Model confidence (mean pLDDT): 80 of 100. The RNA shown here (transfer RNA) has 80 nucleotides and comes from a Peptococcaceae bacterium. NCBI's taxonomy places the organism under Bacteria, Bacillati, Bacillota, Clostridia, Peptococcaceae. The sequence was found in a public genome assembly. It matches the Rfam family "tRNA". By type it is a transfer RNA.
């Protein structure tokens, strides 16, 4: 240089037919249980006062985009 794949809450990782984003697990916070801790159970857990915003960055298509198109950055693999 060329080709392919990947990038989503604090972490892992779903949502592949374009139709409520964050299922599920871990971590964390509060409560119950315990003398205490652990286990177990219950509730919560992106940003914002709210409206809204939020899938690496930017742009486009569409009534509607994590998903399709263009461009760009980073990482992984292959080829030269």
């Nucleotide at each position: 240089g060329c080709g392919a794949g990947a990038g989503u809450g604090g972490c892992g990782g779903a949502a592949c037919u374009g139709g409520c984003a964050g299922a599920c697990g871990c971590a964390c916070u509060g409560g119950a249980u315990u003398u205490a801790g652990g286990u177990u159970c219950c509730a919560g857990c992106g940003g914002g006062a709210a409206a809204c915003c939020g899938u690496g960055g930017g742009g486009g298509u569409u009534c509607g985009a994590g998903u399709c198109c263009c461009u760009u950055c980073u990482c992984u693999c292959g080829c030269a």